[in-house]
């Protein structure tokens, strides 16, 4: 230098053009318990890596940049 895959909540990930952007774990409040854990019911937390384009509409499609992993030379 080229190719492939990836960047979405604190962590691991889903979401392949339109419903209010979601799950598990974590955090937090309450219940329960002698107390802790477990369990049950709630709650908070997101510029969807950055910029532009296409579209009535973009996390999703296209282009550029950037970061990470792997491969080729």
């Nucleotide at each position: 230098g080229c190719c492939u895959c990836g960047g979405u909540a604190g962590c691991u990930c889903a979401g392949u053009g339109g419903c209010u952007a979601g799950a598990g774990c974590a955090c937090u409040u309450g219940c329960c318990u002698u107390g802790u854990a477990a369990g049950c019911a709630g709650g908070g937390g997101g510029u969807c890596g950055c910029g532009a384009g296409u579209u009535c509409g973009a996390a999703u499609c296209u282009c550029g940049c950037u970061c990470g992993a792997g491969g080729c030379u």